[in-house]
RNA sequence: CGGGGUGUAGUACAGCGGCAGUAUACACGAUUCGGGUUCGUGAGACGGGAGUUCGAUUCUCCCCACCCCGA
Numbered sequence: 001c002g003g004g005g006u007g008u009a010g011u012a013c014a015g016c017g018g019c020a021g022u023a024u025a026c027a028c029g030a031u032u033c034g035g036g037u038u039c040g041u042g043a044g045a046c047g048g049g050a051g052u053u054c055g056a057u058u059c060u061c062c063c064c065a066c067c068c069c070g071a
Stems, first nucleotide, its partner, number of pairs: 001070007010024004018054001026042005047063005
């Protein structure tokens, strides 16, 4: 320098263009003499910008970060 891939709650991952989900962690409550376990409730996220579209996590382009390949 060129090509490919990944980027979504604190963490690990799902997500056919139409509601953003699961596990775990966290907070509160119940359970206990107390802790743990278990159960219930809650808060919390789409890397940044533009475009297409009635509508974008999803499609297109650019940039950024990381990984891989080539030179």
Description
The prediction has a mean pLDDT of 86. This is a predicted structure of a 71-nucleotide RNA (transfer RNA) from Candidatus Kaiserbacteria bacterium RIFCSPHIGHO2_01_FULL_51_33. It matches the Rfam family "tRNA". Rfam classes the family as a transfer RNA. The sequence is in RNAcentral, with records from ENA. The organism belongs to Candidatus Kaiseribacteriota, within Bacteria.